[in-house]
RNA sequence: ACUCGCCAAGGGCAAACCUGACCGAAAGGCAGGGGCGCAAAGCCGCGGGCCUAAGGCCCGGCCGACGCCGGGCGAUGGCUGCCGGGUUGCCGAG
Numbered sequence: 001a002c003u004c005g006c007c008a009a010g011g012g013c014a015a016a017c018c019u020g021a022c023c024g025a026a027a028g029g030c031a032g033g034g035g036c037g038c039a040a041a042g043c044c045g046c047g048g049g050c051c052u053a054a055g056g057c058c059c060g061g062c063c064g065a066c067g068c069c070g071g072g073c074g075a076u077g078g079c080u081g082c083c084g085g086g087u088u089g090c091c092g093a094g
Stems, first nucleotide, its partner, number of pairs: 002094004012038002017033004022029002036081001042087003046084003049079003056073007
């Protein structure tokens, strides 16, 4: 330096779920508990995929109109613990 995670050690992270006079329209996030799992479950939403739909646009109903109600579209909002890519790195084995 490369490959690997079969061996050892010390550690690290933290799913579901619970809690919240927290943030958010929601998805989701944050904090505490929890621990299913994880060798990059470190970092970057960069590509695909997925979730949400406040504002916006379109359609319909009521309506003189304002407006209200219903439906649809749609990220600029999210998820990296769905897959891929980029990048950095601990210990050990070969």